RNAcentral holds the full RNA, with entries from ENA. Predicted 3D model of a 682-nucleotide part of an RNA (large-subunit ribosomal RNA, domain II) from a Bacteroidota bacterium. NCBI's taxonomy places the organism under Bacteria, Pseudomonadati, Bacteroidota. Model confidence (mean pLDDT): 84 of 100.
[in-house]
Context: one part of a larger RNA
């Protein structure tokens, strides 16, 4: 993992409290124990207690009454009668009280055969090296010192096995090993190693100190015991239909993931007249907005002006200016949750009708008391957040099914059960993929688009609608032709001649037109062009702002952001219109159930669901009374058929080989997938 057994709201109480049933009733009722009986077990006894019948005061103590109180006054708590006994059932107390499950705590004992540190007696420690002190002989001194050779053999002394450790990798990691195995490596006469024997004991030991070690267990061992310690915590908690159906708010807490009241759900009870909803009528108010020569606080420019700066002016004052700051007024413009001269919608409250509900209230049982997302009001944040924190509302929470490719909570729309009927919603109609390559008319060339998403800005891409200018007396655009004279205006300059700069009412002439010159150029002319004007062409041809689409702007890590293939008078975009497909939604046939109604066949309606509440039922062992069934096969295995909405129940084959059960009742060791459950197979 899987199977099969077991495995979790019990039981006790001379406790409470409700609810149904029964006995009896102003009264119920008996306990211990007695008697009777062959047992269980009924039956009489037993009136001792216990509840009720009176009640208020702290109490004397009065009593329907009382108590405070001077009060015959208010008030308070009472009085105008139902209870007790017993069975059963919810629920709570007290018990281990629904199961299991600490980390610890007290306490009796057990341990030093593992291992720390002691005591006592024993025992090992190849082999090589080195050569202190000291000795002896010579040298040496006055004597010593001292020097030199040999002799000597000391060291927490060198090197290196046994022995003892454990540096580094490697391998080993369900290991050959619950610390090991290979190579390297430290220590090896010493604070060394090691036998045997004995000592210290749990807040205590022992420790060359790591909180090591104290029998594979140590920031307090192991054992039995209190002891089913406690767990406001995790998990688990067992057939089956049916009806209702929540909350994640307020207040409080040594309280925040737990209570308590209250709120919201469920049963039963349950008088009156309540309650939504439309609508008439009347009502309270400072929000949205909007104003501010209507207040308060904040503002921009300008008028006009106290005060100030600067300035002139003066010996000093007066006095004057003033493109500076500036109170007050005034014009004009304009802000504000904590301004308001105003002032809604809404939505509150109180009535009248309307319509459609069963509420308020009393009792029993809860569960909720981490809540979320979307949309609109707003606080906070950065007018971030799948951010927080109020307030309206709605859905998920506890809600299935269609759409949105996929997707709690966006959109549609609330699943009683059958149907290979029917119509529709959102959403869709080429293919995948069920239904339009459907109709009319536009745009869009970027595959823009075709359901995540993009800005300032920029665009002679194209369409559409204004407004305005030119234009058959000929525009526009292009082609020929002209574009002069005074003059190289003057000035300045080395030069300056339309075109480096500077001055100008920038003039005046020829003309069809031609500027003291639009731009290229030159050193400075020269040159070219343009304004302009003719001619040639023959119909449109510019300017403004505007609006729809589309482009650029556009840059992220494999190739990958239409679901996809693919689409271009569209399968993109706008607008209009008509079919058809689409769900558990709506009709249709049938059917279960619960309510209402009704005299009925019936007819309306409802029947999603966590947590939690309430109903009705199935099956398991065992008792009782009454029947059955069984060697012509019970219980039990099995396989087929059947019947109930379900849990389950029946019949008939076959094995099996001896007990079973049906109705009614009564009683529980009464139902298993899950607890890292528990023991067993496999």
């Nucleotide at each position: 993992g899987c199977c099969u057994a077991c495995g979790a709201g019990u039981u006790g109480c001379g406790c409470g409290u409700c609810g149904c049933u029964g006995g009896c009733g102003a009264g119920g009722u008996u306990a211990a124990g007695g008697a009777u009986u062959u047992u269980a077990g009924g039956u009489c006894c037993g009136c001792a207690g216990c509840c009720g019948g009176a009640g208020c005061g702290a109490a004397a103590g009065c009593g329907a009454g009382u108590c405070u109180g001077a009060a015959c006054a208010g008030g308070g708590c009472g009085c105008u009668g139902a209870g007790u006994c017993a069975g059963c059932g919810g629920c709570g107390g007290c018990a281990g009280a629904c199961g299991c499950g600490a980390a610890a705590c007290u306490u009796u004992g057990u341990g030093a055969u593992c291992u720390a540190c002691c005591c006592a007696u024993g025992g090992c420690c190849a082999g090589g090296u080195u050569g202190a002190a000291g000795g002896u002989g010579c040298g040496g001194u006055a004597a010593c010192a001292c020097g030199u050779a040999c002799u000597g053999g000391a060291g927490g002394a060198c090197c290196g096995a046994a022995c003892c450790g454990a540096u580094a990798a490697g391998c080993g990691u369900u290991g050959a090993a619950a610390a090991g195995c290979u190579u390297c490596c430290g220590g090896a006469u010493g604070a060394g190693c090691u036998g045997u024997g004995g000592g210290u004991a749990g807040g205590g030991g022992u420790g060359a100190a790591a909180g090591g070690c104290c029998a594979a267990u140590c920031a307090a061992a192991c054992u039995g015991a209190g002891a089913a310690a406690u767990a406001g915590c995790u998990c688990g908690u067992a057939c089956u239909c049916c009806c209702c159906g929540a909350a994640a708010u307020g207040u409080u807490u040594u309280u925040a993931g737990g209570a308590a009241c209250a709120g919201c759900g469920u049963c039963g009870g349950g008088a009156a007249u309540u309650g939504u909803a439309u609508u008439g009528a009347g009502g309270a108010g400072g929000u949205a907005g909007a104003g501010c020569u209507a207040c308060c606080g904040a503002u921009a420019g300008g008028a006009c002006u106290a005060g100030g700066g600067g300035g002139a002016g003066u010996c000093a004052c007066a006095u004057c200016c003033u493109a500076c700051c500036a109170a007050a007024u005034c014009c004009u413009g304009a802000c504000g949750a904590a301004c308001u001269c105003c002032g809604a919608a809404u939505g509150c409250c109180u009535u009248g009708a309307u319509a459609c509900a069963g509420a308020a209230c009393c009792g029993g049982c809860a569960g909720u008391g981490a809540g979320g997302g979307c949309u609109c009001g707003g606080g906070u944040g950065c007018u971030a957040a799948g951010g927080u924190c109020c307030g309206a509302g709605u859905c998920c929470g506890a809600g299935a099914g269609g759409g949105a490719a996929a997707g709690a909570a966006c959109c549609c729309g609330g699943a009683c059960c059958u149907a290979c009927c029917g119509c529709u919603a959102a959403g869709g109609u080429c293919c995948c993929g069920a239904a339009a390559u459907u109709u009319a008319c536009a745009c869009u060339a970027a595959g823009u688009u075709g359901a995540a998403c993009a800005a300032a800005g920029g665009u002679g891409g194209u369409c559409c609608a204004g407004c305005u200018g030119c234009a058959g007396a000929g525009a526009c655009a292009g082609c020929c032709a002209g574009g002069a004279g005074g003059u190289u205006a003057g000035c300045u300059u080395g030069g300056a001649a339309g075109c480096a700069g500077c001055u100008a009412u920038u003039c005046c002439u020829u003309u069809a037109a031609a500027g003291a010159g639009u731009g290229c150029g030159u050193a400075a002319c020269a040159g070219c062009u343009c304004a302009c004007u003719g001619g040639u062409c023959g119909a449109g041809c510019g300017g403004c702002a505007g609006g729809g689409c589309g482009u650029c702007g556009a840059u992220a890590a494999u190739a990958a952001a239409c679901g996809g293939g693919c689409a271009u008078c569209a399968a993109g975009u706008g607008u209009a219109a008509u079919a058809c497909c689409g769900a558990a939604g709506c009709g249709u046939a049938g059917g279960a159930u619960g309510g209402a109604u009704g005299a009925a066949u019936g007819u309306c309606c409802a029947u999603g669901g966590u947590a939690g509440g309430g109903g009705a039922g199935c099956a398991u062992u065992c008792c009782a009374a009454c029947g059955g069934c069984a060697g012509a096969g019970a219980a039990g295995g099995u396989g087929c058929a059947u019947g109930g909405c379900g849990a389950u129940g029946u019949g008939c084959g076959c094995u099996g080989g001896a007990g079973u059960u049906u109705u009614u009742g009564g009683a529980a060791a009464a139902g298993c997938a899950a607890a890292u459950g528990u023991a067993g197979g496999c």